FMN riboswitch aptamer (RFN element) from Xylanimonas ulmi, 136 nucleotides, folded computationally.
Lineage of the source: Bacteria > Actinomycetota > Actinomycetes > Promicromonosporaceae > Xylanimonas.
It matches the Rfam family "FMN riboswitch aptamer (RFN element)". Gene Ontology term of the family: FMN binding. About the family: The RFN element is a highly conserved domain that is found frequently in the 5'-untranslated regions of prokaryotic mRNAs that encode for flavin mononucleotide (FMN) biosynthesis and transport proteins.

[in-house]
This record gives sequence, C1' cells and structure tokens, in this order.
RNA sequence: ACGUGCUCCGGGGUCGGUGAGAAUCCGAACCGGCGGUGAUAGCCCGCGACCCGCGCCCCCUCCUUGCGGAGGCCGGCCGGUUGACCUGGUGGAACUCCAGGGCCGACGGUCAUAGUCCGGAUGGGAGGAAGCACGC
Repeated sequence: ACGUGCUCCGGGGUCGGUGAGAAUCCGAACCGGCGGUGAUAGCCCGCGACCCGCGCCCCCUCCUUGCGGAGGCCGGCCGGUUGACCUGGUGGAACUCCAGGGCCGACGGUCAUAGUCCGGAUGGGAGGAAGCACGC
C1' cells in the first nucleotide's frame, strides 16, 4: 500500500391570519444523506433507505407411498419503482461558483390536508476522514 472487521455515519418550525379545531390550510420562514463529475450539486449521473415482487436461496406448516404440490415468511441475493432548474456573468473548464428567478421532498398517524410534529428508528445504510485489530 491492499483486504476484512469494529468504532463513526441526516438536517429543519417560529410568528401572524382564518377557524370549533391546523406546528398539516393561507402569508412570511427553516432544512438538504453518500460517491462521481475538467470547477465546489437537494433539482447532472449513480448509490442508499422507504415501497413493490416469493423470481432464487434459507427456514416453517400442511398434503403425498414417493417424485412433488400448496401456503407462509425473519434473513440473504436479484429485479422493479422512486421528486425537482432555468437565465445571465466570470473562466481553459461550472445545469456544481457569483447574481437573479423558480422547483422538489416516501409510508402510517392526527379534533383540519405534514419535507419540519408523533411513529417504524437506541433501527437500517450508501460510504469514507481518522483510529484500532487481524490477515497479507
């Protein structure tokens, strides 16, 4: 140096209005995981998580003389789905910087519709700065 494991690994709500009731509506506001990209990214490319599929493996139950069939599902793998950007400027190079204007944000819950409240989650995880351990 390389590999594996462990430690690590997500942010944001206040004020006012209406109303019987809203941190959910209206007006201001606040937030933005990981890797890549000739130059720094919520909105360019990809990944993760959530969600979908028993498609394969594993496991369980029932049926069968047996082959095998039916159903279920913690976990692993694989597959699918998954929101949003333009203009100008600078420059060798930027949908990434600067200026301006805009847009997006899963699922369940709630005396009223949620990116911000409660919940799955003291969970999972892309991954990589550093440290430690083992191997080489």
Its mean pLDDT, the model's own confidence on a scale to 100, is 80.